Notes: GlmS glucosamine-6-phosphate activated ribozyme aptamer from bacterium HR28, 162 nucleotides, folded computationally.

[in-house]
RNA sequence: UACGGAUGAGUAGCGCCUGGACUCGCUGGUGGAGGGAGCGAGUCGACGAGGUGGAGGCUCGAUCGAAAGAUUCGGCGGAUGGCCUCCCGGCUGGCACGGUCGUCACGGUGAGAGCAAAACCGGCGGGCGACUGCCGGGACAAAGGCUCACCGAGGUGCACCC
Repeated sequence: UACGGAUGAGUAGCGCCUGGACUCGCUGGUGGAGGGAGCGAGUCGACGAGGUGGAGGCUCGAUCGAAAGAUUCGGCGGAUGGCCUCCCGGCUGGCACGGUCGUCACGGUGAGAGCAAAACCGGCGGGCGACUGCCGGGACAAAGGCUCACCGAGGUGCACCC
C1' cells in the first nucleotide's frame, strides 16, 4: 500500500415487534377439496415538511399537514417538543442585574409570496407468495421560517460622552 474479516460510529418522523393482519409449508381430518385449528418459516407494521448553542434535571399520546377510508391498527424504545437551573451567545448604545430570544438570536394578530413525499402513471429488478428494492414522469399541503402592515414589550442602576 492492496485485499479480506471483526467491532464501533454514521441514523432521529427514527428504530423495534411478545399483540394483530397477511403469506407459504407441514400435520390432522375427508372419497376428494375448501374453510377453520395446531406447528414451523416468513411478510406488513407512518408519506413527507419542519425542528438541536453547551451541560444537567423533570415531564411527555413532542409540531405540521398529505394519502387512505381505513392495520398510517396496537404496543415498546428513542427523539431536535414543553418546563426548570447553570454556562455561552444575540437584542435592549457600553457594563451589571432584569427581560426576551438561539446564530435569519422579542412576542401577538392579519395579509402575501414561496416550498414535499407517498399516493397516481410508466418502466427495470428480487421473492412460490404475503410483499419488496430502484429509476423515470407529472401534480397537490399545512405548520415553522421569510416579507409587509398593525398592536404590545423595549426596564433599573452605574460609568462615559454631549
Rfam family: glmS glucosamine-6-phosphate activated ribozyme aptamer. From the family's description: This entry contains a glucosamine-6-phosphate activated ribozyme that is found in the mRNA for GlmS. GlmS is an enzyme that uses fructose-6-phosphate and glutamine to generate glucosamine-6-phosphate. The ribozyme catalyses self cleavage of the glmS mRNA that is thought to regulate GlmS activity.
The sequence was found by an Rfam model in a public genome assembly.